RNAcentral holds the full RNA, with entries from ENA. A computed fold for a 352-nucleotide part of an RNA from Usnea subgracilis, annotated as large-subunit ribosomal RNA, domain IV. NCBI's taxonomy places the organism under Eukaryota, Fungi, Pezizomycotina, Lecanorineae, Usnea. Rfam family: Bacterial large subunit ribosomal RNA. Its mean pLDDT, the model's own confidence on a scale to 100, is 84.
Context: one part of a larger RNA
C1' cells in the first nucleotide's frame, strides 16, 4: 500500500452528475389498508400486533369398566385452541434464506422480443382499428427459356400487402402538385396499313424520224429501288373521383388617449391549422412571466401562452393497471460524506 469482509462516537445525502455503493425493510400470524379504477385491481398498499420453554384448562379419535342405551370413570396415541400463570437467557421468525416505502411527471397500454462480445429501452412486437388488392389455373411469393412448388388439400368472416398500435373521447379543411381508380369526345402517335410516287433494268413486242438494222419513245410480263396519304392501340393530353393514398393547411392595414381587433377592408391560394394540448423527449430569443417546492431551484410540479418551428392513424388529448425505462420530492436507513479509525483473511513490500 492493493483487493475481499466487519464494527464505529456525533451527525445523517453535507458526497456525488446521479443515495453509485452500502445500509434499512424482510419469512409467519392477527389487526388495519387511501386516492383512483377498465369495478379485475391498486393490495404484501400504507401502519401495527405477536412469537420459545414449563405449568393450567378444553376439544378431537380409539380402548377397558360401569349402564338397557347415553352420561360418567380410568387409560393409550396424535393433533388443535383459550386464558389477566410461572422460570431463564445479551437475543425465543434465537442459524441460514428471505420486500425499503410513499408521491407527482414524461414515454410505452400489458405479457413478449432485440444489438451473442460497450446501447433492453420512449425502438421492435402486439391484440385491436384503417385501407386498397384478391372470384380461384385467385392475388402474392420461390425457380425460370420453364415445369413444379407454396398460398391451401383453403375459397372474400379467405389469402397475401400497407399504415396506425389496447380500451374511452375524437379524428377538422384542401384533389392544385404527385401517385391511384374511372371515363370518354377529341388531339399527337408507335407497329402496321399501303394510296400515291421516283430512278434504274430483264425479256417480249411496237414504232415516228429512214430504203433497212440500229438507237429515242410507246406497251405487256417482271425484278430492285425512292417517296409514303386516309386509317389506326395503350401512355400523355383531356374529364371525373380518391387524403386512416405521398402530401399541404397565409399576409396586410383598420374605431376620435393608448392597447386590442369582435367587426371591416384589401391581396394571394387548392385550401388558409378546426378540436385538442401547449417553453413539451418539440421553444431561439431563454435560466420566458407568476405560484408551490428549499435558508436557497438553469431542477422538478402547476399556470400563462399567435406554437422561432404543436396538431388529429407520419394518429390528437386523456387513462386503471403494468414497467431492471427516463425526470423530481419526501419518510426511513446508513462511512456516500464531515474525516476517518480499528480488526480479520489473502496479496504485495521490509527483515531473516
Nucleotide at each position: 500500500c492493493a483487493a475481499u469482509c466487519a464494527u464505529u462516537a456525533a451527525g445523517g445525502a453535507a458526497c456525488u452528475c446521479g443515495g453509485c455503493a452500502a445500509a434499512u425493510u424482510g419469512a409467519c400470524u392477527c389487526c388495519g389498508u387511501a386516492a383512483c379504477u377498465u369495478c379485475g385491481g391498486g393490495a404484501g398498499a400504507a401502519g401495527g400486533u405477536g412469537g420459545g420453554c414449563c405449568a393450567u384448562c378444553c376439544c378431537u379419535u380409539c380402548u377397558g369398566a360401569u349402564u338397557a342405551a347415553u352420561a360418567u370413570u380410568a387409560g393409550a396415541u396424535a393433533g388443535g385452541g383459550g386464558g389477566a400463570g410461572g422460570a431463564g437467557g445479551c437475543a425465543c421468525a434465537g442459524a441460514a434464506u428471505g420486500g425499503u416505502g410513499u408521491u407527482g411527471u414524461a414515454c410505452g397500454a400489458c405479457u413478449g422480443u432485440u444489438u451473442a462480445a460497450u446501447u433492453a429501452a420512449a425502438a421492435c412486437a402486439a391484440a385491436g382499428c384503417a385501407c386498397a388488392c384478391u372470384g380461384c389455373a385467385a392475388a402474392g411469393a420461390a425457380a425460370u427459356a420453364a415445369a413444379u412448388u407454396c398460398g391451401a388439400a383453403g375459397u372474400a368472416u379467405u389469402g397475401g400487402g400497407u399504415g396506425u398500435g389496447a380500451u374511452c373521447u375524437c379524428u377538422g379543411c384542401c384533389c392544385g402538385a404527385u401517385g391511384g381508380c374511372g371515363g370518354c369526345u377529341g388531339g399527337c402517335u408507335a407497329c402496321c396499313g399501303g394510296a400515291u410516287u421516283u430512278g434504274c433494268u430483264u425479256a417480249g413486242u411496237u414504232c415516228a424520224c429512214u430504203a433497212a438494222u440500229a438507237c429515242a419513245g410507246g406497251c405487256u410480263a417482271g425484278g430492285c429501288u425512292u417517296u409514303g396519304a386516309a386509317g389506326g392501340a395503350a401512355c400523355c393530353c383531356c374529364c371525373g373521383u380518391u387524403c386512416a393514398a405521398u402530401g399541404g393547411c397565409g399576409g396586410u392595414c383598420u374605431u376620435a388617449c393608448g392597447a386590442u381587433g369582435a367587426g371591416g377592408a384589401u391581396c394571394c391560394u387548392a385550401a388558409g391549422g378546426u378540436a385538442g394540448c401547449g417553453g413539451a423527449a418539440u421553444a431561439c430569443c431563454c435560466u420566458g412571466g407568476c405560484c408551490g417546492u428549499u435558508a436557497a431551484a438553469u431542477g422538478c410540479g402547476g399556470u400563462c401562452u399567435u406554437g422561432c418551428a404543436u396538431g388529429a392513424a407520419u394518429g390528437a388529448u386523456g387513462u386503471a393497471a403494468c414497467g431492471a425505462u427516463a425526470c423530481a420530492a419526501c419518510a426511513g436507513c446508513u462511512g456516500u460524506c464531515u474525516c476517518a479509525a480499528u480488526g480479520a483473511u489473502u496479496g504485495g513490500c521490509u527483515c531473516g